[in-house]
């Protein structure tokens, strides 16, 4: 070189062509002497660069970086 499989909030993980979601985290509030448990709220992410398409997280191509297979 060769096949396959994955890269989504700071971590984990849903999303099969039509608004990116959920958990824990972080903050902000409420409770409460404090703290912590519990509520409520908020922020925040499609690996990169192209084509397809009225639209791409998803479909192609190429590069990047991880795992597993054969040798």
């Nucleotide at each position: 070189a060769g096949g396959g499989g994955g890269a989504u909030c700071g971590u984990c993980u849903a999303g099969u062509g039509g608004u990116a979601g959920g958990a824990c985290a972080a903050c902000g509030g409420a409770c409460u002497u404090u703290g912590g448990c519990u509520c409520c709220g908020u922020c925040a992410a499609c690996g990169g660069c192209g084509g397809u398409u009225c639209g791409a997280a998803c479909c192609c191509g190429c590069c990047u970086c991880c795992c597993c297979c054969a040798a």